[in-house]
Context: one part of a larger RNA
Formats: sequence, C1' cells, structure tokens
RNA sequence: GAGUAGCGAUAAAGGGGGUGAAAAGCCCCCUCGCCGAAAACCCAAGGUUUCCUGCGCAACGUUCAUCGGCGCAGGGUGAGUCGGCCCCUAAGGUGAGGCAGAGAUGCGUAGCUGAUGGGAAACGGGUCAAAAUUCCCGUACUUUCGUUUACUGCGAUGUGGGGACGGAGAAGGUUAGGUGAGCCGGGUGUUGGAUGUCCCGGUUUAAGUGUGUAGGCAGAUCCCUUAGGCAAAUCCGGGGGGUUAAUGCCGAGACACGAUGACGGUGCUCCAUUGGAGCCGAAGUCACUGAUACCAAGCUUCCAAGAAAAGCCACUAAGCUUCAGGUAAACGAGAACCGUACCGCAAACCGACACAGGUGGGUAGGAUGAGAAUUCUAAGGCGCUU
Repeated sequence: GAGUAGCGAUAAAGGGGGUGAAAAGCCCCCUCGCCGAAAACCCAAGGUUUCCUGCGCAACGUUCAUCGGCGCAGGGUGAGUCGGCCCCUAAGGUGAGGCAGAGAUGCGUAGCUGAUGGGAAACGGGUCAAAAUUCCCGUACUUUCGUUUACUGCGAUGUGGGGACGGAGAAGGUUAGGUGAGCCGGGUGUUGGAUGUCCCGGUUUAAGUGUGUAGGCAGAUCCCUUAGGCAAAUCCGGGGGGUUAAUGCCGAGACACGAUGACGGUGCUCCAUUGGAGCCGAAGUCACUGAUACCAAGCUUCCAAGAAAAGCCACUAAGCUUCAGGUAAACGAGAACCGUACCGCAAACCGACACAGGUGGGUAGGAUGAGAAUUCUAAGGCGCUU
C1' cells in the first nucleotide's frame, strides 16, 4: 500500500425462553422464507472413526462461538437366509507339453485364474445415546451330514437336455400407488349460519403355506427300428406303426390361513427439567383410477441372427450288486470366515481449501399438465459461518 480488496451463489430472517464470563450465529419454542425427479430417502465406489456421549476453546472454522466434521477421553458396527468368501465361466491374464528366438524372451493348446454375468434359502413388528432382513418377539424357509423305517439298479471328469439370452412394436390381465365415499376418534367457538351439518386426524399389516385363476407354451402316450451324439446307452436325435382329445409344464394376481397376533390414539397412573416408564386400546370396509412395476426370457414382427460354464435333470462306461448307492418320511446335528459405525451429487469422495466444478445405480406423494417439463406443495431437509 491499507484497516483498502475480500469474508465463496441475493433461499431471509424476526421474536421469546435457556445456558454462559460473554449470545446476530449454540439449545428449545413460535412465526417467516427456500428445495421438493431434490437442496428428500436407499445402495455402489471412494474415504477410514469423520458415528454417539462427556469434558474443553489455544490452534483449525474466512467474523463470534458456550458450537463443530476441531482437541482430550470413554463407548459404538452382533447374520445359515444381505454382500463377499464358495461353485461356474466371459473379455483379459497366466500357461504343462508345443512353436519361434543366439539369448533375454515372445506366441500359444489343454488347464488354471478372472465378475461387471449364472448358481440354495426371511419376512413383519419392537428395541441402545450410537447396530439391526444381523439383537429380541412372532411366524418361515434352504442346504449338508448322521440315525431309523419302507421301497429300490445304482454309478462320471463321458453323452444328451436344460441353463440360454438380439432390436422394434402392440394388446391384454393385474398390482404398488392415488382419489372419493363409508366407518372410527376428537372439535363445534368472539358477529350471521352450523350437531341429520361442518372442520381436523386415522382407516396399516409381510415372508411363507394352501389353492391354481387371467393368460402363455408343447398334442399326449405306447411299441418297433436306427449309418448320428468320437466308446456305451433304456437318454437325445432320425424313420415306421398303434391308441387317444385331452394331458403336461409355466404362471402374475385374487382369496384363505399367517393374524383371537402386531400396529394403531385421545386417555389414565407414576417419575419428572427437556423427557421417560407403565396400563388400557376405537375404526381398520367399499368403489373408482392406475403405472415406466409384475405375468413377460411371454406374444407379434424384422434382419445385421443376437455369451460361456457350472449348479439341476436324464443316460449309460469302468465298476459294485445281502454291501455301497438311490427315492420318500420321521428324528437329530451343522451352516465356519470377512464386511456391517458414519459421509455418500457431498463441509467426510476426486479437485492444495468446510472450493458456485466433477461423481454410477435405485425410489418417485398431491394440484396443474401429454409429461420424470413448468409453477405451487406433502413427507423430509435446509436459510448456504460475517
């Protein structure tokens, strides 16, 4: 220079009470304002204790600070079913043998590895200051092993089926959600009306089990035969014949049980500073609307013809055949280990900062409307640290 520029989105504050040495900024209450396809909520990545509580205010916080993502201390993350690990494979990586090279090494078959994909199973309610599909209560489900009983051709690293898949479009059946009525609880006043009215609030309930609907797909079954499926096959595929109009599979939702439960609010009692504990506990139906969700990997159509492998089912080979193994039921035992706090369009991640930048997925109330646009608003969250 200069007590100058600046104090980081012009979403906005005002009042009362509390605490305190001190209050524009902290806590509580009332009013006001802003977002509301977000400035709300739930995950992934990343961060790594920032979470909760107590005690502090030097420094950090673009001001103050009694406050804090700051300092100190103590506490907090509970799983057969969520995710990983596990089984399986894709691109990619690696690579026994192999090929190339003087070598280092490069390429590459089988194999191994490798999720962003495939593969068993849980929901509702309650609850710490801080965790919950993990704890508790209630009600379920899956899988492995063992024992017993009954019946019995079992057997794989092989073979077949299945898993198993593209784009676009259209119609239907439903549900989530929403709206209205009815029902239940409360109120009905300071000036006209108002108790047969009006106003406010509520009307919520899962997985699972049973049933097998709207609808979709395939004709079904038996016998004979067989140059295919690298061997075999009763399986799959090819061929022939008989009988028959049904049969089988998939399948939302609704309904019943689950639930004589839970939730649900004035009220009552007790402790009491906010607040907490206990008791009792109403209605809980119908209609309309309605998805981008489910049936659906469905249907129709098109050409550019749209992963793999395992789990699963069937078949036999070697072999075993009073065993072992398989099927069904009952009973019993097991299901380890790792993650789980908190932030997560952000003051906690990436940007040197508490930085107007960047950051994948899901949820999607009401009025207006074609709409996830716009404007207003609910739940919820904020007023952006002078």